Model confidence (mean pLDDT): 82 of 100. The RNA shown here (transfer RNA) has 76 nucleotides and comes from an Aquificaceae bacterium.

[in-house]
RNA sequence: AGGCGCGUAGCUCAGCUGGCAGAGCGCCUCCCUUACAAGGAGGAGGUCGGCGGUUCGAGUCCGCCCGUGCCUACCA
Numbered sequence: 001a002g003g004c005g006c007g008u009a010g011c012u013c014a015g016c017u018g019g020c021a022g023a024g025c026g027c028c029u030c031c032c033u034u035a036c037a038a039g040g041a042g043g044a045g046g047u048c049g050g051c052g053g054u055u056c057g058a059g060u061c062c063g064c065c066c067g068u069g070c071c072u073a074c075c076a
Base pairs, nucleotide, nucleotide: 001072002071003070004069005068006067007066010025011024012023013022019056027043028042029041030040031039049065050064051063052062053061
């Protein structure tokens, strides 16, 4: 330098054929307990990496860029 993959909640990850953004764990409140854990009920938490484009409508499609992993090439 080129190719491929990945980037979505604090963490690990789903998200189909473009049509209301989700799960588990964690966190908060309440119940339960002498107390803690476990358990039960409820809740908060998202610029979907960034910018632009296509579209009535984009997490999803297209372009560029950023970060990251792998491969190839170059160098030696």
Its Rfam family is "tRNA". Its family is annotated with triplet codon-amino acid adaptor activity in the Gene Ontology. Rfam classes the family as a transfer RNA.